[in-house]
Context: one part of a larger RNA
Parts: sequence; C1' cells; structure tokens
RNA sequence: UGACGGGGACCCGCACAAGCAGCGGAGCGUGUGGUUUAAUUCGUUGCUACACGAAGAACCUUACCUGGGUUUGACAUAUAGGUUGUAGGGAACUGAAAAGGGACCGACCCUUCGGGGAGCCUAUACAGGUGUUGCAUGGCUGUCGUCAGCUCGUGUCGUGAGAUGUUCGGUUAAGUCCGCUAACGAGCGCAACCCUCGCCGUAUGUUAUAUGUGUCAUACGGGACUGCCGGUAAAAAGCCGGAGGAAGGUGGGGAUGAUGUCAAGUCAGCAUGACCUUUAUAUCCAGGGCUACACACACGCUACAAUGGUCUGUACAAUGGGUUGCCAAGCCGCGAGGCGGAGCCAAUCCUAAAAAGCAGGCCUCAGUUCAGAUUGCAGUCUGCAACUCGACUGCAUGAAGCCGGAGUUGCUAGUAACCGCAGGUCAGCAAUACUGCGGUGAAUACGUUCCCGGGUCUUGUACA
Repeated sequence: UGACGGGGACCCGCACAAGCAGCGGAGCGUGUGGUUUAAUUCGUUGCUACACGAAGAACCUUACCUGGGUUUGACAUAUAGGUUGUAGGGAACUGAAAAGGGACCGACCCUUCGGGGAGCCUAUACAGGUGUUGCAUGGCUGUCGUCAGCUCGUGUCGUGAGAUGUUCGGUUAAGUCCGCUAACGAGCGCAACCCUCGCCGUAUGUUAUAUGUGUCAUACGGGACUGCCGGUAAAAAGCCGGAGGAAGGUGGGGAUGAUGUCAAGUCAGCAUGACCUUUAUAUCCAGGGCUACACACACGCUACAAUGGUCUGUACAAUGGGUUGCCAAGCCGCGAGGCGGAGCCAAUCCUAAAAAGCAGGCCUCAGUUCAGAUUGCAGUCUGCAACUCGACUGCAUGAAGCCGGAGUUGCUAGUAACCGCAGGUCAGCAAUACUGCGGUGAAUACGUUCCCGGGUCUUGUACA
C1' cells in the first nucleotide's frame, strides 16, 4: 500500500421488510446430469452452466456411428509433360447411393493460322482437418456494475516503500456540486450531447372523411432551466412546499459499461502460433444416431375450477410480414383442408378472427358439462421421403391433479398480474422458447435491527 475480520461509523440497492403473483407437489414441453448405446457429435458447470451456442436435428444440417467408395483429392495456387471429337452433357447395364460404365450428342476466347488461352489427364510441390492446446494468442463476450470510482503532471511531505491531491463539513442518483484545505490543475469515467414516447406550432399530403376543419403520417422547430414564489440552509451547494404547465426537479424508456478482477468463456463463428494427421484425424454416399430412459436437477406451459366451464349474440388494438410471396369473395368438406381466382412489389390489397370484455341461456360444487395426459380408428398438409422421428383435424378414450414440505423467484406504475396479436428462423414443424406489440390493470413500501451484494472513512492483523 492492499486484502481480510462472526471490528466500528456512515450510505445505497426489490437486499430485507410491506404487498401481489409464482416456483418447489401433478401431467406435459425443453435443457442438463446420470445411465444406456455401434453412436447417443461437441462446447457451456456457483453467483456469471442447465428454452445456453441452436433465429427452428425426418434427408440435408451433422461435426457422431455402421457399411460402401475416392486418394493431388469436394476446394486453391504454381511448375512440367500430355490432350482437340477436347471440355461439357449422357442412354442401356450394375449399385442402397456415391460411383462405375460408356452407345450417342457436342462446344468457347485470341490468332500473325504456326499456335496460344481456358478446360481435361498425369506427375510434383501441396490441398484438407468442427484434430489438440482459450494455460501460446487476436477479436468478441460474461461478471463485479451503469457500481462511482480509477489515475496523471507540477508542487509539498517522507531515508524509502509511499502519502497528499481523492481527506474533512454539508449535499447529490453520481469523485454531483458548495465550503474548507499544501496543494494547484488535468485525464478516463458521472452528467450532457444521440434515439424514442408524451405537449404545441409550421410545412407537406394517393391515409381518413361530410372533400372544410380535425384526426393521421412525414419533416423541421419550440418547450423544462430549480426559470418564478414562499420556507429552510453557512443565507453556499442544495432540500421542502407552491404556482403556472402536456410534462417538475435526471419527465418515462433505450443506446452508451472507466482502471481493473475472475490464467472467467469461446481454437466449433472468424482469424492465428505451436503440435498432430496425410490411402486418413481428409473427402463422397446410404442407413442409423443427436429424439434412447430406472432416475435426479433447471427453465417453462396447462391445470386443479363458479372471479369458473360451455353455447349464442355483440364491441374495441398495436407492432409486424408479403412476388419461389400474402392470398380476398364464392363453392365443397363436421374439420384440418380442397377448388377457385380478385387484389397487392402494398398508409391503397392480403395476412386479420384480436382475446380477455359486454348481454343472455345452461351447468350448482361433483374428480363434475373441471382438467386434459395417454391410447385406438379415420383423415389433411408439407416434403424424393413422415417406420425410427413432423405438425394439424374428426370421432372415441378420458390418467394424474382438489392449490402443493423444507425452501425459493420476480416485481415499486401503465409496473406486477391476466389477455390475446405479430415477427425472425423456416419446405414443414416439436415455439409452451425468444424478440417485439398492444388490451384490461392492481396491492404495498412503517422503516434500515437483521439476510445478501456494493461504496467511503477508520481500526486490528503472525496474510501478500
């Protein structure tokens, strides 16, 4: 000087408390461990792994296994030689395919017409590697933590390591600001500048309309600064209350992550050193596996019902996406869906039905008109192909489950909770995941003793 303390003081955070909804019990979905397996590819493992890489494993993907092929190779460059019915395409036949096989068809560019280029074949250098090492690395990322800290120049103090500044008194979300001060200044952080939502104005206008406003959309500008008033304070920073205002003291949200810590994560995104491999650890193909199942954990979905279930009628969104696409009306089918073909390269058309809600009828507390797992049969769609292993529909079946032990999670306002909608990935889908969008819309916070994490000062130490 740090680190640590079941030392002290002060402060903060959904950290506790006060509340609301959950998880932990059931069924199912997904991930992980374990076990199994020819293989169940690999990575990630306290917080900071476990709906994580994966924004989508039937083939492909795919890295794994079994079997069948190839060896200058699926891909690149160079050199040498060869080749003009050459390159390329490719029937019969063999095969699971890859591939073998070769009937037959059959080119290109430049040209001084000699040839050259490209291509192909052979040979040699080499290619290739999702092989190892994240403890050789770059880059990127997580975490403490959006916590308020981390440093430097000059000066001063100290033999020195170092100290001071950065401490102290107030204050703040903040090393924010004020005051004091052997310090005076400065840098990286904080804040602001950026985006978005809320209010107003102006301009524009294929949206809407009653063709005027207005709404809506786009662009630009204004608006909030403790600016004003009162109180309080050291009459400093600030704090409390008020006015006006759409908005008030950082207005809400986002982006933005200092010096560093964890030899944290990633060589399988990419790049890359070294090592290893080279008829195999490369490469092509078929099939299988990643989907196994006594079990354990994690994240979720659906329920256990009457604030409900079901039937009929009826109302109100926003974000998005669309030409290999979105697909209307109409017709067929109980339905998934099929036929159909209008419109739309989209503020114009389509997706599109919003759902909770509201009105009325039935159910009357029961394992039920709750719940929907599981299973049987019959179908639809995508796709070469749904056996392993897709989604969906109809009929039948109707399991566990009557609110969950110890424990544990999220959330302070348009938040939690409840309700639906859209998108990416994608042929299809395991999405109940993720990323967004709107609708309805709470309760509680006395307080900081305690638990957890963090910051500042101080103190002890046989630790570095």
Small-subunit ribosomal RNA, 3' major domain from an Anaerolineales bacterium, 464 nucleotides, folded computationally. The source organism's lineage runs through Bacteria, Bacillati, Chloroflexota, Anaerolineae and Anaerolineales. Rfam family: Bacterial small subunit ribosomal RNA. Its mean pLDDT, the model's own confidence on a scale to 100, is 81.